[in-house]
Molecule: transfer RNA
Organism: Ignavibacteriaceae bacterium
RNA sequence: CCUCCCGUAACUCAGUGGUAAGAGUGCCCGUCUUAUAAGCGGGUGGUCGCUGGUUCAAUCCCAGCCGGGAGGACCA
Numbered sequence: 001c002c003u004c005c006c007g008u009a010a011c012u013c014a015g016u017g018g019u020a021a022g023a024g025u026g027c028c029c030g031u032c033u034u035a036u037a038a039g040c041g042g043g044u045g046g047u048c049g050c051u052g053g054u055u056c057a058a059u060c061c062c063a064g065c066c067g068g069g070a071g072g073a074c075c076a
Base pairs, nucleotide, nucleotide: 001072002071003070004069005068006067007066010025011024012023013022018056026044027043028042029041030040031039049065050064051063052062053061
């Protein structure tokens, strides 16, 4: 330098062009127990990496940029 993949909650990840985005774990409260843990119930949590574009409508499609990963090229 080139190509490809990924970026969504504190963490691990789903999700789809259709109208204020989900699960598990975590954390908090309750319940249970002599007590703790486990179990059970409830709660908590997000500018969907950033900027622009397409569209009636974008987390989803397109472009650029940023970050992470993989492969390749060059290495006189």